Predicted 3D model of a 71-nucleotide RNA (transfer RNA) from an uncultured Lachnospiraceae bacterium.
Rfam family: tRNA. Rfam's curators write: Transfer RNA (tRNA) molecules are approximately 80 nucleotides in length. Rfam classes the family as a transfer RNA.
């Protein structure tokens, strides 16, 4: 050059077109003489532009980035 896959919170990672789960981590609170443990709360313009639809993370096209096969 060409062809395919991913891109969701500080990291990990579900998410059949119909309220974005859920672990670590952070903060806050509860207990406790003070901690630890424990338990309760805590947050996402889903990479970016458009377009389809009543309704898009989710279908389409387009760009960026990352990866992996051809060459």
């Nucleotide at each position: 050059g060409g062809u395919g896959a991913c891109a969701u919170a500080g990291c990990c990672a579900a998410g059949c077109g119909g309220u974005a789960a859920g672990g670590c981590g952070u903060g806050g609170g509860u207990c406790u003489g003070c901690a630890a443990c424990a338990c309760c709360c805590u947050g996402a313009u889903c990479u970016c532009c458009g377009g389809u639809u009543c309704a898009a993370a989710u279908c389409c096209g387009g760009a960026u980035g990352u990866c992996a096969c051809c060459u």